The prediction has a mean pLDDT of 82. The RNA shown here (transfer RNA) has 69 nucleotides and comes from a Verrucomicrobiota bacterium. The sequence is in RNAcentral, with records from ENA. Lineage of the source: Bacteria > Pseudomonadati > Verrucomicrobiota. Its Rfam family is "tRNA". The family's RNA type in Rfam is transfer RNA.
[in-house]
Order: sequence, then C1' cells, then structure tokens
RNA sequence: AACAGCUUAGCUCAGCGGUAGAGCAACGGUUUUGUAAACCGUCGGUCGUCGGUUCGAUUCCGACAGCUG
Repeated sequence: AACAGCUUAGCUCAGCGGUAGAGCAACGGUUUUGUAAACCGUCGGUCGUCGGUUCGAUUCCGACAGCUG
C1' cells in the first nucleotide's frame, strides 16, 4: 500500500427490513447445619461513529475509526 473478515449487555455470541435475544457473569429468592450445585426470578444495550435509501434500519448502501488475518 492493497484485499478480506469482524465491531450488538461486564464476557462469548445469535438476530438477513417491522418493539433487540441466549449462555456465562452480577444481584435476589427457594433448597442445605453451612458452602457448592440445582431451580425460579431480576438487573444490565444511544446495536463502533457520521451520513444515505426506506413508511420503518442491528439488518441494505457509502465514508471514517478500531481489531484480526
């Protein structure tokens, strides 16, 4: 310098145009003599930034930034 992939919850990742989810973690509860485990529940998101298309964008398009190869 060129090309490709990725960027969504604290972490790992889903979600291919119509109100954003799971697992783990955290917190609370049940259970136990106690801890762990198990089960139930709760919390947690300006979806990297800025524009464009669209009635409507996490999703499609462009630029930029960062990460990886």